Molecule: Bacterial RNase P class A
Organism: uncultured Tengunoibacter sp.
């Protein structure tokens, strides 16, 4: 340095609080009373309700493998990749051959390419001259090794061939496909090959899996108490019953009961479906009264403990214990000794020393912070000790 672990003070008295137990009451009681993070509200659930319960769409979340778990985006283990001298850390790790963008500037060119540059051909000029291996312009061809730009430029070193080049060849690598073997599986070894443009998805998008909402201020159930007043809204059709008026008929009108469709509310994004209503749910305007108790509320996917099974997370069986329920919100204040760390100052035993282990005094510290349903994670802050590497 790195990784992991468990602590997080303790005892006595005195007084003071809150729950539960006993008492009529007063008051007693060997009973209990804030953490490992209570914190952030970042995920997951239980549990309530919407509700009688669904499909679909949209919207959102994860994203290598395999295991675990009520469940997660956790946690173990591994593969790949990256980082570090190392122990060891980090990964928002599918798909670019469905598609659609983006990559400024710069450079001839950024899904394609030929600036400088090489090399050849004839032509035209010079020079030299016994016939050319000599220079230079323009124009025509080949090129993708050198230069240049740039993050990135027809895979990389090297070597061999060529007029000059180029996987054109040949060694080594990288990538791509085929085969073989090992693995549950990412995925690795070994072979053989055509030799080969690619980036980017915490860019939109495709895939594949999951996912209803709202939250203990959820919700129940008692008590008390008052005062209503407005306004808006789509109804049609058919059947049975009843009984009324008539002009007595397959006439008319009320009302009671059903059914169909329409309309409106619910269903906490929308569309089906489903309930519920038919002038009532429902929506709004003004005004009033209530803001009190109780339950939810602490037995939990709960904690220690021995075994077994698992490389581990973690799981099985058995035995043992009950560990705060508060409500402007307790859990606390005072002395006195202890334990822990640190600093001095003596001073033992070990030991060559160094250093190890102690013992007395004396002074000084004791982190970071507090329950509100409840659990299982993350991430954050923070004190010393123990192990291992």
């Nucleotide at each position: 340095g790195c990784a992991a672990g468990a602590c997080a003070g303790g005892u006595a008295a005195u007084c003071g609080c809150g729950a539960u137990c006993c008492g009529c009451a007063a008051g007693g009681a060997u009973u209990c009373g804030a953490g490992g993070a209570a914190a952030g509200u970042c995920c997951g659930a239980a549990c309530u309700c919407c509700a009688u319960a669904g499909a679909g769409c949209a919207g959102g979340a994860u994203g290598c493998u395999g295991g675990u778990u009520a469940a997660c985006g956790g946690c173990c283990a591994g593969u790949g990749a990256g980082g570090g001298c190392g122990a060891c850390c980090u990964c928002a790790a599918g798909g670019a051959c469905a598609g659609u963008g983006c990559a400024a500037c710069a450079g001839a060119a950024a899904c394609a390419u030929a600036c400088c540059g090489c090399c050849u051909a004839g032509c035209g000029c010079c020079c030299a001259u016994u016939u050319g291996u000599g220079g230079u312009g323009a124009u025509a061809g080949g090129u993708a090794a050198g230069g240049g730009u740039g993050a990135a430029a027809u895979g990389g070193u090297g070597a061999g061939g060529u007029a000059a080049a180029a996987g054109c060849u040949c060694a080594c690598c990288a990538g791509c496909a085929g085969c073989c073997a090992g693995g549950u599986g990412a995925c690795u070894g070994g072979u053989u090959g055509g030799c080969u443009g690619g980036g980017u998805a915490a860019a939109c998008c495709c895939c594949a899996u999951c996912u209803g909402g709202a939250g203990c201020a959820a919700g129940g159930c008692c008590a008390a108490g008052c005062a209503g007043a407005g306004g808006g809204g789509a109804u049609a059709g058919g059947g049975c019953g009843c009984g009324c008026g008539c002009a007595c008929g397959u006439c008319g009108g009320a009302c009671g009961c059903u059914c169909u469709a329409g309309c409106a509310g619910g269903u906490u994004g929308c569309u089906c479906g489903c309930c519920u209503g038919u002038g009532a749910a429902c929506c709004u305007u003004c005004g009033g009264g209530u803001u009190g108790g109780c339950c939810g509320c602490u037995u939990g996917a709960g904690a220690c403990g021995u075994u077994g099974g698992g490389u581990a997370a973690c799981u099985a069986a058995c035995g043992u214990c009950c560990u705060a329920g508060a409500u402007a919100g307790a859990u606390g204040a005072u002395u006195a000794c202890c334990g822990c760390c640190c600093g001095c100052g003596c001073u033992g035993c070990u030991g060559u020393a160094a250093g190890g282990c102690g013992g007395c005094g004396c002074a000084g510290g004791u982190a970071c912070a507090a329950a509100a349903u409840u659990c299982g994670g993350c991430u954050u802050a923070c004190g010393g000790c123990u192990u291992g590497c």